[in-house]
Context: one part of a larger RNA
RNA sequence: UCAAGUUAAGGGAAUUCGGCAAAUUGGCCCCGUAUCUUUGGUAGAAGGGGUGCCCGCGGUUGGAUAAACCGCGAGUUGCAAUGACAAGGGGGGUCCGACUGUUUAUUAAAAACAUAGAUCUCUGCAAGUCCUGAAGGAUGUGUAUAGAGGCCGAUCUCUGCUCACUGCCGGUACGUGAAAUCCCUGUUCAAAGGGACUAAGCGCCGGUAAAGAGCGGGCCUAACUCUGAGGCUCUUAUGGUAGCGUAAUACCUUGCCGAUUGAUUGUCGGCUUGCACCAAGGAGAUAACGAGAUCCCCAAUGUCCCUAAUUUGAACCUG
Numbered sequence: 001u002c003a004a005g006u007u008a009a010g011g012g013a014a015u016u017c018g019g020c021a022a023a024u025u026g027g028c029c030c031c032g033u034a035u036c037u038u039u040g041g042u043a044g045a046a047g048g049g050g051u052g053c054c055c056g057c058g059g060u061u062g063g064a065u066a067a068a069c070c071g072c073g074a075g076u077u078g079c080a081a082u083g084a085c086a087a088g089g090g091g092g093g094u095c096c097g098a099c100u101g102u103u104u105a106u107u108a109a110a111a112a113c114a115u116a117g118a119u120c121u122c123u124g125c126a127a128g129u130c131c132u133g134a135a136g137g138a139u140g141u142g143u144a145u146a147g148a149g150g151c152c153g154a155u156c157u158c159u160g161c162u163c164a165c166u167g168c169c170g171g172u173a174c175g176u177g178a179a180a181u182c183c184c185u186g187u188u189c190a191a192a193g194g195g196a197c198u199a200a201g202c203g204c205c206g207g208u209a210a211a212g213a214g215c216g217g218g219c220c221u222a223a224c225u226c227u228g229a230g231g232c233u234c235u236u237a238u239g240g241u242a243g244c245g246u247a248a249u250a251c252c253u254u255g256c257c258g259a260u261u262g263a264u265u266g267u268c269g270g271c272u273u274g275c276a277c278c279a280a281g282g283a284g285a286u287a288a289c290g291a292g293a294u295c296c297c298c299a300a301u302g303u304c305c306c307u308a309a310u311u312u313g314a315a316c317c318u319g
Base pairs, nucleotide, nucleotide: 001314002313003312004311005310006309007308008307010305011304014303027051028050029049030048031047036041038154052076053075055073056072057071058070059069060068061067077081089298090297091296092295093294094293095292096290097289101113102112117152119150120149121148122147123146128139129138130137131136155285156284157283158282160215161214162213165212166211167208168207169206170205171204174203175202176201181196182195183194184193185192216234217233218232219231220230243277244274255271256270257269258268259267260266
């Protein structure tokens, strides 16, 4: 000096990106327990008290004066009795994901995946989907309350407008539409050229967004001002509804106001003209849950003020 421990007066997170690490708490019995809530929970909430040993007595079980358990009284030792070991720190706000579960074997455990549930599409069985050169096989010795595929993801309140584009589905008088066939031209025979007929498809017509997708601009306007219910106009398939909103999304931005602090680019609550939220690539809310993210408070702390002492071991020095 290092590693692993132990202990520290006074202060108590001033440390730090951040309480990382450490400390506190801890078992059992009794009392007591808010808010919210899907009435199950939250909850061991929180917060208190007790706990050893000895003597006596009562009760329950028991055949019993054995033993076990429950309880009462009296006494007694220590600083301390779950005396060692073992053994939750607690509370509050917000975000995300409903939950238990799964995952990058060997830097990521999560807000990612899954999930119950919701919805859409295909499929009537010699089906649909998948493997396969064929035969054959899986789903399935199942049959639409089934099987396969897509997207969302408990629950609650909901899920607006647009079919112009792309896709899919349906229809189609008409147009287009290849080869073959027929007819004509052509040629010695051919080749070749033209015409007629015509399938699917396309055009055309319609439907479909929990299909891929999309959801505007300018000007004016109310008898203070401001604002603009309203009007005009360009344009489009339709011009973003409900809800939420400076957000895990906001450039300007440390937005403005309030709460929190002595002081806050933080956090929370509002407002909100949203650079560039928005409704199953779901929107909003949500009890419970989480080795998830973030902020605050209480307690206790060598994280720190500010270091010190000590135990064991290593390096190192001397022999």

This is a predicted structure of a 319-nucleotide part of an RNA (large-subunit ribosomal RNA, domain IV) from a Candidatus Micrarchaeota archaeon.
The prediction has a mean pLDDT of 86.
The organism belongs to Microcaldota, within Archaea.
It was read from a public genome assembly.